[in-house]
Molecule: Glycine riboswitch aptamer
Organism: chicken gut metagenome
RNA sequence: GCUCUCUGGAGAAUCCCGGCAACGGGUGCCGAAGGUGUAAGUGGCAGAUGCCAUGAAUCUCUCAGGCAAAAGGACAGUGUGAAA
Numbered sequence: 001g002c003u004c005u006c007u008g009g010a011g012a013a014u015c016c017c018g019g020c021a022a023c024g025g026g027u028g029c030c031g032a033a034g035g036u037g038u039a040a041g042u043g044g045c046a047g048a049u050g051c052c053a054u055g056a057a058u059c060u061c062u063c064a065g066g067c068a069a070a071a072g073g074a075c076a077g078u079g080u081g082a083a084a
Base pairs, nucleotide, nucleotide: 002081004079006077007076008075013027015026016025017024018023028067029066030065034063035061037059041054042053043052044051045050
């Protein structure tokens, strides 16, 4: 560092319209599943103030997901197992 168990764990409309309902349409918002982009540095090409590659996130974008509860949830802690 990894698997599993248990525990803690935020944010944002229980929004508006149509409909008996099933559902359909619309607007606003959140970032902590996942995903996108990104610095210094490093390497290469050049010989240069440049170009290319690589390169982190809780930053960024909100694609996905989410906006009562439930579920999920980055991350943290308890314990366990296997491997290096």